Notes
Predicted 3D model of a 95-nucleotide RNA (Glycine riboswitch aptamer) from an uncultured Hyphomonadaceae bacterium. It matches the Rfam family "Glycine riboswitch aptamer". Rfam links the family to the GO term glycine biosynthetic process. About the family: This family represents the bacterial glycine riboswitch. Of the family's consensus pairs, 91% are formed in the model. Its mean pLDDT, the model's own confidence on a scale to 100, is 79. It was read from a public genome assembly, where an Rfam model found it.
[in-house]
RNA sequence: UAACCUGUUUCGGGAGAGAUCCGGUUGUUUAUCGACCGGACGCCGAAGGCGCAACCGCCCCGGAAACGCUCAGGCCAAAGGACCGAAGCAGGUUU
Repeated sequence: UAACCUGUUUCGGGAGAGAUCCGGUUGUUUAUCGACCGGACGCCGAAGGCGCAACCGCCCCGGAAACGCUCAGGCCAAAGGACCGAAGCAGGUUU
């Protein structure tokens, strides 16, 4: 110098599922509209969490998914979003 790995920052991409129903409060006020609160049933899985497991390891035990569960979260948009890409920063490994 270059490559790889881990963490992190910025930017870009990023799915699914009721714009459901009932009641109350509120808005400039009339509302079949918007927002908030409570309740009802129906759904989604890609924040997080939990569980099983192929497999892996230092093999008493432990790690482990995009699989499963839906506690949490979400079901117009917005926000969020596993993961992917690009550019930096820090650390480590190899040459």